[in-house]
Small-subunit ribosomal RNA, 3' minor domain from an uncultured bacterium, 132 nucleotides, folded computationally. The coordinates come from a structure-prediction model, not an experiment, and the mean pLDDT is 81. Its Rfam family is "Bacterial small subunit ribosomal RNA". Rfam links the family to the GO terms ribosome and structural constituent of ribosome.
Context: one part of a larger RNA
């Protein structure tokens, strides 16, 4: 390579990453309770002993709702990528319905309407009155 331009969205192939996701496995740190071993400490008792019993702390160990981390996970959604697939043409010129921001509603997609708000529109031509 310059309107035979350039561009949007859905559908289809294929690739490639991170989330979700019923659940399932394993770890981890803690919380509440239940149990309480030896031992310290304290109290008691007599047979005064490397004694007996009691309380208190506590490990282990149990229950019981959570919290955290990693593995896999049926599915479902959307994301980014790829010379020559498909359907339209939504945008860029007033793009041929001026675009675009909220919103709602509908639609195979782009998008359409409807309220409202911007100018980030283009065109402003003739005629009349008013100023200068």
């Nucleotide at each position: 390579c310059a309107c035979c331009g350039c561009c949007c969205g859905u559908c289809a192939a294929c690739c490639c990453a991170a989330g979700g996701a019923a659940g399932a496995u394993g770890g981890g740190a803690g919380u509440a309770c239940c149990c309480g071993a030896a031992g310290c400490a304290c109290g008691c008792g007599c047979u005064u002993g490397u004694c007996g019993c009691g309380u208190c702390c506590u490990a282990c160990g149990g229950u019981a709702a959570g919290c955290u981390c990693a593995u896999c996970g049926a599915c479902a959604g959307g994301g980014g990528g790829u010379a020559a697939g498909u359907c339209g043409u939504a945008a860029c010129a007033a793009g041929g319905c001026a675009c675009g921001g909220g919103u709602a509603g509908c639609g195979g997609a782009a998008g359409c309407u409807g309220c409202u708000c911007g100018u980030g529109g283009a065109u402003u031509a003739u005629u009349u009155c008013a100023a200068a």